[in-house]
């Protein structure tokens, strides 16, 4: 240096170009309990890495960086 793949909640990972991105677990709070825990419930939690673009409309397309993997040289 050149190709690929991949980054979405505190971790794991969903999301045909279109509902207010969700699920789990974990963490708050409350119920449970004699206390704890199993267990129930309810709220929080997001710059879809970032900037740009196309589009009426982007996590989905294009682009330029940025980081991690992985193949050629």
């Nucleotide at each position: 240096g050149c190709c690929c793949u991949c980054g979405u909640a505190g971790c794991a990972c969903a999301a045909c170009g279109g509902a207010u991105u969700g699920u789990g677990c974990g963490g708050c709070u409350c119920g449970g309990u004699u206390c704890u825990a199993a267990c129930g419930a309810g709220a929080c939690g997001g710059u879809u890495g970032g900037g740009g673009g196309u589009u009426c409309g982007a996590u989905u397309c294009c682009u330029c960086u940025c980081g991690a993997g992985g193949g050629c040289a």
Transfer RNA from a Parcubacteria group bacterium, 73 nucleotides, folded computationally. Its Rfam family is "tRNA". Rfam classes the family as a transfer RNA.